[in-house]
């Protein structure tokens, strides 16, 4: 140079015109909205999947058990975690020593318990476990009572296998932004039955115990709204740098505001540039022609998982070449 893996970053820019959305100043307006001028933002690295953890919000205990669910070697990180780091161990392949094992580096690993109990192991073999005696050799008063040999992964009260059931040890209240709270409008706290007020319901699987509970509960039929705001985006935030630490990560200065729609805005033309495939010329290059992966925020964050045209960094391995 080339091929492979792994991990990281970027994933079109720059101008004008027109539109579309939040916001700042002024002005009408009860909200909602509407005018005016100069300003300022507007979709990722996965937003996808809803698998996990949590902020947060509600529900009068978060009390005990049950079912369920998860986690499994040691020690760190975190606001938490089936995460992520480092270490032991196991497994796999390479490589050196050199003799059946060590060392080095990479990768990969839901890594406690198989005498608490159930299970499950085709085919061959006589036989596959409370099981079995097929050939051959020793032995006994007898007996498969001992040994080899054969089968086969595995044959003396075997040993394997638990991301087999299931034991052991920790942990988990539950429910989800259509949560939750608030104001305007308008109706029928009305009627009909049952149950209950001596406790029905109700603390969001079940049970007990606790507490709450009467214009109550469930079921019918009928009535009336379907509108406004608030949650909502300054954050366990985001960049740079030192320090500390094998690391994940803490910390301290400094700088920085980087959607907030509600049927869902984040765009569209036009021109020039960038990259990349191809073709032609032909060589620090020029011209033509096409192209832009996966893909769209909906309360927010930390992760795991899939999906990805192209380009660029770093690490390891191999091949070939030159010195």
């Nucleotide at each position: 140079a080339g091929c492979g893996c792994a991990g990281g970053c970027c994933g079109c820019c720059u101008u004008a015109u027109c539109g579309c959305u939040c916001u700042g100043u002024c002005c009408c307006g009860a909200u909602c909205g509407g005018g005016a001028u100069c300003g300022g933002g507007g979709a990722g690295g996965a937003a996808a999947g809803u698998c996990c953890g949590g902020a947060c919000a509600c529900c009068a205990u978060a009390g005990g058990g049950a079912a369920g669910c998860a986690u499994a070697g040691c020690g760190g990180c975190u606001a938490a975690c089936a995460g992520c780091c480092g270490u032991c161990g196991g497994u796999c392949a390479c490589g050196c020593c050199a003799g059946c094992g060590g060392c080095g580096c990479g990768a990969u690993u839901a890594g406690g318990a198989c005498c608490a109990g159930u299970g499950c192991a085709a085919c061959a073999g006589a036989a596959a476990g409370a099981a079995u005696g097929u050939a051959c050799a020793g032995g006994u008063a007898a007996u498969g009572c001992u040994g080899u040999a054969g089968u086969g992964a595995a044959a003396c009260c075997a040993g394997g296998u638990a991301a087999a059931c299931u034991c052991u040890a920790u942990g988990c209240g539950g429910u989800g932004a259509a949560a939750u709270g608030c104001c305007a409008c308008g109706u029928a706290a009305a009627c009909c039955a049952g149950c209950g007020c001596u406790a029905a319901g109700g603390g969001u699987u079940c049970c007990c115990g606790c507490c709450c509970a009467a214009u109550g509960c469930u079921g019918g039929a009928g009535g009336g709204u379907a509108g406004g705001c608030a949650g909502c985006u300054a954050g366990a935030g985001c960049g740079u740098u030192g320090c500390a630490g094998c690391a994940a990560u803490g910390u301290a200065a400094c700088g920085u505001c980087c959607a907030g729609a509600u049927a869902a805005a984040u765009g569209a033309u036009a021109a020039g540039g960038a990259u990349c495939a191809c073709g032609c010329c032909a060589u620090a290059g020029g011209c033509g022609u096409g192209a832009g992966a996966c893909a769209g925020a909906a309360u927010c964050c930390g992760g795991c998982u899939u999906a990805u045209a192209g380009g660029c960094c770093u690490g390891c391995a191999u091949u070939u070449u030159u010195u």